Background: Predicted 3D model of RNase P RNA and transfer RNA as a complex of 452 nucleotides.
[in-house]
RNA sequence: UCAGAUGGCCGGAUGGCCGCGGGGCUUCGCAAGAAGCGUCGAGGAAAGUCCGGGCUCCACGGAAACACGGUGACGGAUAACAUCCGCCGGGGGCAACCCCAGGGAAAGCGCCACAGAAAUGACACCGCCUAAGACCCUAAAGGUCCGGCAAGGUUGAAAUGGUGCGGUAAGAGCGCACCGCGUCUCUGGCAACAGAGGUGGCACGGCAAGCCCCACCGGGAGCAAGACCAAAUAGGGAUGGCACGUAAUCCGUUUCCGGAUAGCCGUCCGGGUAGGUCGCGUGAGGUGUGUGGCGACACACAUCCCAGAGGAAUGGCCAUACAGCUCGCUUAAGUCGGCGGGCGGACAGAACCCGGCUUACAGGCCAUCUGACGCC
RNA sequence: GGGGCUGUAGCUCAGUUGGGAGAGCGCGUGAAUGGCAUUCACGAGGUCAGCGGUUCGAUCCCGCUCAGCUCCACCA
Numbered sequence: 001u002c003a004g005a006u007g008g009c010c011g012g013a014u015g016g017c018c019g020c021g022g023g024g025c026u027u028c029g030c031a032a033g034a035a036g037c038g039u040c041g042a043g044g045a046a047a048g049u050c051c052g053g054g055c056u057c058c059a060c061g062g063a064a065a066c067a068c069g070g071u072g073a074c075g076g077a078u079a080a081c082a083u084c085c086g087c088c089g090g091g092g093g094c095a096a097c098c099c100c101a102g103g104g105a106a107a108g109c110g111c112c113a114c115a116g117a118a119a120u121g122a123c124a125c126c127g128c129c130u131a132a133g134a135c136c137c138u139a140a141a142g143g144u145c146c147g148g149c150a151a152g153g154u155u156g157a158a159a160u161g162g163u164g165c166g167g168u169a170a171g172a173g174c175g176c177a178c179c180g181c182g183u184c185u186c187u188g189g190c191a192a193c194a195g196a197g198g199u200g201g202c203a204c205g206g207c208a209a210g211c212c213c214c215a216c217c218g219g220g221a222g223c224a225a226g227a228c229c230a231a232a233u234a235g236g237g238a239u240g241g242c243a244c245g246u247a248a249u250c251c252g253u254u255u256c257c258g259g260a261u262a263g264c265c266g267u268c269c270g271g272g273u274a275g276g277u278c279g280c281g282u283g284a285g286g287u288g289u290g291u292g293g294c295g296a297c298a299c300a301c302a303u304c305c306c307a308g309a310g311g312a313a314u315g316g317c318c319a320u321a322c323a324g325c326u327c328g329c330u331u332a333a334g335u336c337g338g339c340g341g342g343c344g345g346a347c348a349g350a351a352c353c354c355g356g357c358u359u360a361c362a363g364g365c366c367a368u369c370u371g372a373c374g375c376c
Numbered sequence: 377g378g379g380g381c382u383g384u385a386g387c388u389c390a391g392u393u394g395g396g397a398g399a400g401c402g403c404g405u406g407a408a409u410g411g412c413a414u415u416c417a418c419g420a421g422g423u424c425a426g427c428g429g430u431u432c433g434a435u436c437c438c439g440c441u442c443a444g445c446u447c448c449a450c451c452a
Stems, first nucleotide, its partner, number of pairs: 001372010013320006020041003024037005043347001047358002050356005055222004061257006068218005074086004088102001089100004103213002108211002110207003125153002127149003133145004161179006180202001181200008226278004236269007248261003271451003285304008322345001324343007377448007386401004395432001403419005425441005
């Protein structure tokens, strides 16, 4: 200098004028309200609503089973999680580093189209071999039968261990060495797992984001939840269930225990209102410092209060510099630089709240690291 | 704001143990008719909403994104 990797941060600044929303204070006013001053006023994703919680209700609670849904190596963090951290295994990259829905296919069922001899009870189309046995043949050679084999070819995403040597009629884990796989023991580690040694002689193809098995987790609904006040109307109609006991209903089903309801519950049609207050922002809160921990994070101390309303404000104009893009001049030409002109600022918009994930995003800054080339 | 569902030819829709992309109407050409309609034969027409993953292989299984439809107030 070029090409990358990881982590973090910003995502427009300053000033003036006009305007908008929520509290507060002052003045005027009987009140309704008006005026003035001052303060606060979007995000890293406020988004998608994909997970996890808080909160609220479901007339009330406990236990078990089944069903349904979800998660999935190991250890930890956390209120919790499908998130995060560390570590293990596998894959990619020269490397920094990145990616993985990463339990089980010797519990069972199912599927593997087409092609191919054969697709899971593996198989024999081409091919290889005539050592043993029978026959033709005087014999040899050769041929036929009975047979043997799976090395090579062919198909496929996938063909039942791979490579080499020996062996054989030809072959084959048939034997051996190394590698892979299974299994046993030992060592290290909390563990996943790793390493070493022995042993088996290959039995055990793939798919579980197919059913399923194993382990663990989960009651449902959602702020249009829900509480209170006010107003108005026909406590109207249809239909289903049960009805003085052991039944029915009680937010998946069933069973058990306990409980509630005595005209009750469910659904539909019809009627009325489209008002107010609370829920509603001091919180798993932000910032700084210190301590512990590899880290996620935890603890202690100090400090700060930081939108909130209703279809819902957070905006507009001007000026100045700052990035960025572009044109011209400067130069023999290019880069950098200088001067002048023009354009011009991404994605997006709180609606009960919080922790994550995912998706969108012009441009810029910082730190650490890797590789290549050049120079010393 | 919250919940549910859907997306396949121009339109309406099928499509299951994952392997051929289909039906009806419409469109085009031809036949039949003196001509038109009906009818008959043949044919064209597809990013299975988009992207990614699992798998040998995806309309189908899983995730993300986009678009559309629909329901949810209170009182008695």

Rfam match: Bacterial RNase P class A.